The RNA shown here (c-di-GMP-I riboswitch aptamer) has 90 nucleotides and comes from Pelotomaculum isophthalicicum JI. NCBI's taxonomy places the organism under Bacteria, Bacillati, Bacillota, Desulfotomaculaceae, Pelotomaculum isophthalicicum. Its Rfam family is "c-di-GMP-I riboswitch aptamer". Rfam links the family to the GO term cyclic-di-GMP binding. The RNAcentral record of the sequence draws on Rfam.

RNA sequence: CAACGUGUUGGGCAAACCCGUGCGAAAGCCGGGGACGCAUAGCCUUGGGUCUAACGCUUAGUAGUAAGCCAUGAUUGCCAGGCAACAAGG
Numbered sequence: 001c002a003a004c005g006u007g008u009u010g011g012g013c014a015a016a017c018c019c020g021u022g023c024g025a026a027a028g029c030c031g032g033g034g035a036c037g038c039a040u041a042g043c044c045u046u047g048g049g050u051c052u053a054a055c056g057c058u059u060a061g062u063a064g065u066a067a068g069c070c071a072u073g074a075u076u077g078c079c080a081g082g083c084a085a086c087a088a089g090g
Base pairs, nucleotide, nucleotide: 012038013037017033018032019031020030022029023028036077042083043082044081046080047079048078049075050074051073056069057068058067059066060065
């Protein structure tokens, strides 16, 4: 170096979807089921992206209302950054 044989791992998280007299204006989150995937798909919104647009502002209208703009809201299973990390073999 090659071939053959044998051994070790048997765990974690959880998408879509469904259920909930759950939370929320919504995006979305929480709990249960579920298993698309993920070597960290573990934790943190610090930068960017994306989503929502309650409050607020503007426009139209007599008004009800409608439209537009906007995170302080959300997403860590969008990217980056920070932090932390198990098991086995060699």